[in-house]
Molecule: transfer RNA
Organism: Clostridia bacterium
RNA sequence: GGCGGCGUAGCUCAGCUGGUUAGAGUAUCCGGUUCAUACCCGGCAGGUCGUAGGUUCGAAUCCAACCGCCGCUA
Numbered sequence: 001g002g003c004g005g006c007g008u009a010g011c012u013c014a015g016c017u018g019g020u021u022a023g024a025g026u027a028u029c030c031g032g033u034u035c036a037u038a039c040c041c042g043g044c045a046g047g048u049c050g051u052a053g054g055u056u057c058g059a060a061u062c063c064a065a066c067c068g069c070c071g072c073u074a
Stems, first nucleotide, its partner, number of pairs: 001073007010026004019057001029043004050066002053063002
């Protein structure tokens, strides 16, 4: 240099064929329980879906570019 994959909450990930409010687990925090801590139970909050464009009535999802990471290859 060429080809391919991945990028979504602090972390690990789901999100199918474009549409309904962007979700789960875990962690933090708050409450319950306990003499107290842990475990356990309940709850809140946390996201410009890597960036900026295009297509579309409508994009996390489709298209192309760029950025980052990983792999293959000359």